[in-house]
RNA sequence: GUAAACCAUCUGAAAGGGUGGGGCACAAAGCUAUGGGGUCUAAGGCGCCGCAGGGCGCUAUGACAGCCCAGCCGCCG
Numbered sequence: 001g002u003a004a005a006c007c008a009u010c011u012g013a014a015a016g017g018g019u020g021g022g023g024c025a026c027a028a029a030g031c032u033a034u035g036g037g038g039u040c041u042a043a044g045g046c047g048c049c050g051c052a053g054g055g056c057g058c059u060a061u062g063a064c065a066g067c068c069c070a071g072c073c074g075c076c077g
Stems, first nucleotide, its partner, number of pairs: 001026002006021006024066001030072003035069003038064003044059006
């Protein structure tokens, strides 16, 4: 310097994100998701079940940088 969990509130289909409180922890917990992996969600789409409401499965175009590798910048001693 940043700000985990949690709480309040807004936003989103969700994962998640914003704001305020709060502090677990972190030399890179700074940036990059149009560098490569991995993980999360499933609105929409597809398939199956059901008379239907709906349910189950698959799938990012959605998300995570405080999951790993990589790149760039980087404090004091």
The RNA shown here (c-di-GMP-I riboswitch aptamer) has 77 nucleotides and comes from a mouse gut metagenome.
RNAcentral holds the sequence, with entries from MGnify.
Its mean pLDDT, the model's own confidence on a scale to 100, is 90.